[in-house]
Molecule: transfer RNA
Organism: Kouleothrix aurantiaca
RNA sequence: GGCCACAUAGCUCAGCGAAUCAGAGCGCUGCUCUCCGAAGGCAGAGAUCCCAGGUUUGAAUCCUGGUGUGGUCG
Numbered sequence: 001g002g003c004c005a006c007a008u009a010g011c012u013c014a015g016c017g018a019a020u021c022a023g024a025g026c027g028c029u030g031c032u033c034u035c036c037g038a039a040g041g042c043a044g045a046g047a048u049c050c051c052a053g054g055u056u057u058g059a060a061u062c063c064u065g066g067u068g069u070g071g072u073c074g
Base pairs, nucleotide, nucleotide: 001073002072003071004070005069006068007067010026011025012024013023019057028044029043030042031041032040050066051065052064053063054062
């Protein structure tokens, strides 16, 4: 340098054949329970989906370019 895959919550990921409020587990906060704590139960906060353009009535999802990470070929 060519090609391929990936980038979504603090972490690990789902959603990637476009439209319902963008979700799960863990973690975090509060309450409950307990002598105290853990576990359990209940409730809540938290991501404008890597960046910039484009297409479209509508984009996390499609297209283009870029950035980063991993793999592969030379």